[in-house]
RNA sequence: AGUUCGUUUCUGGCUCAAGAUGAACGCUGGCGGCGUGCUUAACACAUGCAAGUCAAACGGGGUUUAGAAGGAAGCUUGCUUUCAUUUAAACCUAGUGGCGGACGGGUGAGUAACGCGUGAGGAACCUGCCCUUCAGUGGGGAACAACAACUAGAAAUGGUUGCUAAUACCGCAUAACGUCUGAGUGCCACAUGACAUUCCGACCAAAGGAUUUAUUCGCUGAAGGAUGGCCUCGCGUCCGAUUAGGCAGUUGGUGAGGUAACGGCCCACCAAACCUACGAUCGGUAGCCGAACUGAGAGGUUGAUCGGCCACACUGGUACUGAGACACGGACCAGACUCCAACAGGAGGCAGCACUAAGGGAUAUUGGUCAAUGGGCGGAAGCCUGAACCAGCCAUGCCGCGUGAGGGAUGAAGGCCCUACGGGUCGCAGACCUCUUUUGCCGGAAGGAUAACGUGCCCAACGCGUUGGGCAGUGAAGGCACCCGGAGAAUAAGCAUCGGCUAACUCCGUGCCAGCAGCCGCGGUAAUACGUAGGAUGCGAGCGUUAUCCGGAUUUAUUGGGUUUAAAGGGUGCGCAGGCGGUGUAGUAAGUCAGCGGUGAAAUCCGACGGCUCAACCCCUAGUCAGUGCUUUGGAUACUGUCUGGCUAGAAUACGGUAGGGGCCGGCGGAAUUUGGGGUGUAGCGGUGAAAUGCGUAGAUAUCACGAAGAACCCCGGUGGCGAAGGCAGCUUGCUGGACGGUCAUUGACGUUGAGGCUCGAAAGCGUGGGGAUCAAACAAGGUUAGAUACCCUGGUAGUCCACGCUGUAAACGAUGGAUAGUAGGUGUGGGGGGACUGACCCCUUCCGUGCCGCAGUUAACACAAUAAGCAUUCCGCCUGGGGAGUACGGCCGCAAGGCUAAAACUCAAAGAAAUUGACGGGGGCCCGCACAAGCAGAGGAGCAUGUGGCUUAAUUCGAUGCAACGCGAAGAACCUUACCUGGAUUUGACAUCGUGGGCAAUGCAUUAUGAAAGUAGUGCGGAGGUUAUCCCAUAGACAGGUGCUGCAUGGCUGUCGUCAGUUCGUGCCGUGAGGUGUUUGGUUAAGUCCACCAACGAACGCAACCCCUUUGCGAUGUUGCCAGCGGGUCAUGCCGGGAACUCGUCGCAUACUGCUGGUUUUCGCGAGAGGAAGGUGGGGAUGACGUCAAGUCAGUAUGGCCCCUACAUCCAGGGCUGCACACGUGCUACAAUGGCAUAUACAGAGGGACGGGAGGCCGCAAGGCGGAGCAAACCCCACAGAGUAUGCCUCAGUUCAGAUCGGGGUCUGCAACCCGACCCCGUGAAGUCGGAUUUGCUAGUAACGGCGUAUCAGCUACGACGCCGUGAAUGCGAUCCCGGCCCUUGCACACACCGCCCGUCAAG
Repeated sequence: AGUUCGUUUCUGGCUCAAGAUGAACGCUGGCGGCGUGCUUAACACAUGCAAGUCAAACGGGGUUUAGAAGGAAGCUUGCUUUCAUUUAAACCUAGUGGCGGACGGGUGAGUAACGCGUGAGGAACCUGCCCUUCAGUGGGGAACAACAACUAGAAAUGGUUGCUAAUACCGCAUAACGUCUGAGUGCCACAUGACAUUCCGACCAAAGGAUUUAUUCGCUGAAGGAUGGCCUCGCGUCCGAUUAGGCAGUUGGUGAGGUAACGGCCCACCAAACCUACGAUCGGUAGCCGAACUGAGAGGUUGAUCGGCCACACUGGUACUGAGACACGGACCAGACUCCAACAGGAGGCAGCACUAAGGGAUAUUGGUCAAUGGGCGGAAGCCUGAACCAGCCAUGCCGCGUGAGGGAUGAAGGCCCUACGGGUCGCAGACCUCUUUUGCCGGAAGGAUAACGUGCCCAACGCGUUGGGCAGUGAAGGCACCCGGAGAAUAAGCAUCGGCUAACUCCGUGCCAGCAGCCGCGGUAAUACGUAGGAUGCGAGCGUUAUCCGGAUUUAUUGGGUUUAAAGGGUGCGCAGGCGGUGUAGUAAGUCAGCGGUGAAAUCCGACGGCUCAACCCCUAGUCAGUGCUUUGGAUACUGUCUGGCUAGAAUACGGUAGGGGCCGGCGGAAUUUGGGGUGUAGCGGUGAAAUGCGUAGAUAUCACGAAGAACCCCGGUGGCGAAGGCAGCUUGCUGGACGGUCAUUGACGUUGAGGCUCGAAAGCGUGGGGAUCAAACAAGGUUAGAUACCCUGGUAGUCCACGCUGUAAACGAUGGAUAGUAGGUGUGGGGGGACUGACCCCUUCCGUGCCGCAGUUAACACAAUAAGCAUUCCGCCUGGGGAGUACGGCCGCAAGGCUAAAACUCAAAGAAAUUGACGGGGGCCCGCACAAGCAGAGGAGCAUGUGGCUUAAUUCGAUGCAACGCGAAGAACCUUACCUGGAUUUGACAUCGUGGGCAAUGCAUUAUGAAAGUAGUGCGGAGGUUAUCCCAUAGACAGGUGCUGCAUGGCUGUCGUCAGUUCGUGCCGUGAGGUGUUUGGUUAAGUCCACCAACGAACGCAACCCCUUUGCGAUGUUGCCAGCGGGUCAUGCCGGGAACUCGUCGCAUACUGCUGGUUUUCGCGAGAGGAAGGUGGGGAUGACGUCAAGUCAGUAUGGCCCCUACAUCCAGGGCUGCACACGUGCUACAAUGGCAUAUACAGAGGGACGGGAGGCCGCAAGGCGGAGCAAACCCCACAGAGUAUGCCUCAGUUCAGAUCGGGGUCUGCAACCCGACCCCGUGAAGUCGGAUUUGCUAGUAACGGCGUAUCAGCUACGACGCCGUGAAUGCGAUCCCGGCCCUUGCACACACCGCCCGUCAAG
């Protein structure tokens, strides 16, 4: 930093970024320097090498050379050869002997230990080789190897006999500053004794070699040093108590033994100790340290390389030799394994260097040299040295260098790149020009390097050893680092990532597939998250991944956390150990403080100088610092400790008082309940939401009196009392604990907390014995229910009660451990005391309890707040993500039930606390709406119309689906429409733009053949204008076209909540914050409408108003409208002259505002009244806030993306959208008398009309036909309004109701009425007699009833939709309920928001 949530704060876990590694894996790979390199099988090991050396210790043996004398042979007679002997020299060496094989090298199995680290001690010890000093080295002896002979065995290896040397072995002599015994002295110290010194006695040594004769190397004794070792002790050194007791040489003593030395180290005897909660014993794990990594530090982790110590050497044991071992490349025994074998018997030990097999994710060459450094032996030369120095392999790590540098814009070409198609990007990158040459390649050569030590020779000094000088020779690495020259950009870049954390973005592919992923999470057709690509970012000879450690993590908290509600206070007290502890004085100096000294190895780390060209790396310096430790010594004394003696403020005691359901054992009481027998009395009682089971005519319930039993104690009674908690309640005798206040007499810190331990500990439960009225688990019956092993009812057993014993747990809670001190107040209440005043009450004050409110402070918030969750001290308990789990196993307790203690595997990325805003509640309050109720008329039943589902079909095109789809898109499907189906055709296309070529002008009119038509092939007429235009034809490709998909990619529009009263903002204020306030509250309203109050004050979108229609009046105007008065005329009519009054039309104005009156009210307002045409938004309309439903529409149009392109495009004919077992919605017509029929007769409004409406007249029963006056309309036409009214008939019936269906005949529209139109006439005359559950609309000019008109339209399915007027009601008590909604409040584990969340069982995987 990310991640819990709609949001916030907190708690809390998980995850990431940093650094590191003896690493491994994937991709890639130019060079060099310096490091590192079996972490696994302490598994097994072929082969070679890793420890020898000394002939100046010794006797032999061998080879060679030289000499001597001798034998033999040859002959040239003094020569040659040969043999054995002897002498001398050189070289080699098996054996005896000396020194070294105890070092160096490897490994980490074991070890939890004086093993390691650190600091001390050894008066309890040893020390070869080395150094210093003193003394000595005389004289003898006996053997054993080798060797020789014989001999065993396959071999390894021996055996017997015989000979021999020594610096091998053994006596003797000499001997002290040695050892031992004894006797003294001095000095120092002490648990012990040491040192120095005097004397007596006893005892103990030796080896020679070389030689230039000078010496030198050795040998022996003694003293000292140095080095190395051994032993002892203080302190430190992992986890587990689900390991609590362990131990028998164990603990100590005495005495022998043993050791270099102390010691139960060993043995005999005696005693019974010793260790342990400050963790013994047991189990697990582990070599320890210097140091390394990390970290601000404190810490945590690690113990490779380098260095110190330890342990080990196939496994286990044992000793020998030696100065040193219980011995890696020595010995013996046992075991396992491997090898040899003649089966009798033998041999071996890579955790040395290489190597091999095996194991494993994984770790190198069977290399070179002793040149240097170091070691062993030697007098030395020298020999040996897988120690070491070098080289080889590996990007395993760190460091350095390079893969080119500069210029260069036509911003080239190119890209499965992107694009808005203009361009952008890769990109000054490339090309091209100029330059450079590290690395690599080729070639060369000075210097590092006079190599040093040592050696040989020479010279000088010197008596010699020796020293100095000169010359000669000695390099594994290696012809290497380094340097110079030459050619030449030539020889050299990858890996990971690109959603957030985290630097870096687009296209395509894919479509919850394939895949990614460290966490959160991506992917279901527009993926910056998968897989490519282009581009970008990071690092770079590397880059990523995996593993591990630390960090971040204050997430074990010493530094530096918590515990009311997040995990966490033990149920309660008493109290041993332990921790902490009041106030003076004196001493001490353990803690504490500061000083000096010793030690704290080197390397490492830190800071410098310096050397490799730099760096890594290395070196040097009398560097600094650090190692925070341990220790010596002398000081300081405030605090703590300790010791001494005091004090009284803590604590306790005493005296005399107070209150109390404190505890225990007895006794007594009344009411109620049940029950028993009796009386009265009769049919029910009881119980419930309603019932039933049950009781009752064998007499219940009810009622009266009497009796019995057990349990519990009404009122008082109270956030009142008491108790440590659990808990305690009728009255009362007895016994008994604690508290409080007063006095200030006594003791003199006696206190506090308290791991273990012990006590008490509700209810239920268990054991034994009583008791048993009520109530009541289990159980039974009834009821409820889909079921009901429940809730309700009737019964009912354990139990409930008592005694004794056990259990030991609870939401045992204030979810708040105990103690102490001090830190504002206010107000109740219980118990005491004091003062004042009094008779009491009352008032003031004080101590102890118990409540509420509240400041500071605290808290994540809620809240706490002198009874702290504040500020401090002290002690104890407990916590460390959720689940698994308070479970399993083990142990302890219990009669049992069970309790206490208490994990892990596995799994999740959360779980959680408090608050906030919503939504929700069969929570509460307030209010509204034809929401209910009160009414009127309907739907649901019938027939028909229409829409939908379903079914069917070649097709029955598509969409709309709870309210908010279903007389919806469609204001009109016979063709067309038309999108669907079948068939026939066309392919730059029916439609748009562009190129090329040609052209009768084109268009137009008429017409022929063929065909179902589209079309195809023709003919005739006509002809303005005068062509780069326009048009037609042909042709090419760009493109057209798509009612194909996605309304979940979209715009726009619309529905719905809802014409509901809400939704927000600015500033301020409150809150850590989300957020709140404002907008809440009290009134009021249709309204967040207005008023009042208020940490709010203002404002915006909504409400209202402004707009339109209507209702009243006035003014103006007066035709096509009107006609009162005047005149004319007619059978009659505003018909005419005129009129402008009325109606009406048009335009404009006015009117209504709670304005007025009085009632009520703080105001707003409400109710009543007057006036008025209209009264409290007068009625109606338009107008729809922030938003919700991924609501509807890609098929109205527009539009991204995808898809089709001789077909998913286009044209045509016919069919379909009208199909019918069925289901639903919306309507029409009815079922009749408030009616039907017939005749007569009255009164509208609003519309429409030229491809039109069509009058009068004539014809037809009618639909309609003929015909054509007037009318682009206040003029003419559609056009008769109908219900109504008047009269007559019908008389309750399937009818003179109702009209479906069917038959026949016609009319009209239209190219065409078969599928599939409407209308008319005649005939036919179905269901239906008011409709189940359920359900719709409507509050006034409304419902209901009645007709009229219009759009679409050739016609029509219109009974639909949209309008118009006429006639014209009923009811509304009210706010209980149903539905929907507004506001406030409350709860919440919901937020996809109750159609939510979520638990258990069963089944499947």

Background: Small-subunit ribosomal RNA from an uncultured bacterium, 1405 nucleotides, folded computationally. Its mean pLDDT, the model's own confidence on a scale to 100, is 83.